[in-house]
RNA sequence: GGAUCCAUGGUCUAGCCCGGUUAUGACGCAUCCUUCACACGGAUGAGGUCCUGAGUUCGAAUCUCAGUGGAUCCA
Numbered sequence: 001g002g003a004u005c006c007a008u009g010g011u012c013u014a015g016c017c018c019g020g021u022u023a024u025g026a027c028g029c030a031u032c033c034u035u036c037a038c039a040c041g042g043a044u045g046a047g048g049u050c051c052u053g054a055g056u057u058c059g060a061a062u063c064u065c066a067g068u069g070g071a072u073c074c075a
Stems, first nucleotide, its partner, number of pairs: 001074007010027003020058001029045005051067005
């Protein structure tokens, strides 16, 4: 220098191909119930500019382009 893939709460992850009303689940966290107390268990809740910007569209996490970061391969 070239090619391919990845980026979604604190962590991991579904959703993306085939755009549609409030972005899924688990772990973790907080509160409450339970207990003499703790653990386990149960209920509820908080936590997301969906990497950044632009474009297309009535509408973008999803499609297109550019950028940033990471991984692998080729030279």

Notes
The prediction has a mean pLDDT of 83. Predicted 3D model of a 75-nucleotide RNA (transfer RNA) from a Candidatus Heimdallarchaeota archaeon. Taxonomically the source falls in Candidatus Heimdallarchaeota (Archaea, Promethearchaeati). It matches the Rfam family "tRNA". The family's RNA type in Rfam is transfer RNA. Rfam's curators write: Transfer RNA (tRNA) molecules are approximately 80 nucleotides in length. The sequence is in RNAcentral, with records from ENA.